The RNA shown here (c-di-GMP-I riboswitch aptamer) has 76 nucleotides and comes from Desulfogranum marinum. The model forms 94% of the base pairs in the Rfam consensus. The source organism's lineage runs through Bacteria, Pseudomonadati, Thermodesulfobacteriota, Desulfobulbia and Desulfogranum.
RNA sequence: GUUUGACAAAGCCAAACCUGUUGUAAGACAGGGACGGAAAGCCACGGGUCUUCUAUAAGCUAGCCGAGCUGCCUUU
Numbered sequence: 001g002u003u004u005g006a007c008a009a010a011g012c013c014a015a016a017c018c019u020g021u022u023g024u025a026a027g028a029c030a031g032g033g034a035c036g037g038a039a040a041g042c043c044a045c046g047g048g049u050c051u052u053c054u055a056u057a058a059g060c061u062a063g064c065c066g067a068g069c070u071g072c073c074u075u076u
Stems, first nucleotide, its partner, number of pairs: 005073001012037002017032006035063001041069002045066003048061001050059003
């Protein structure tokens, strides 16, 4: 550099749901919680989904797919 692996080891993240805050909404944040995840780390660039006071517009979703960047252990 590349590659394998949630049936290794040490660890990591945290769905639904509940509580609080916030937002018109989708949703987001914090605490609890654990469905799952080998990038469920970052990123809204492309596509898709969703929401809307703006609708030739604005926003959400990275745990929908792809691209880009970075990373522990193990295997080739």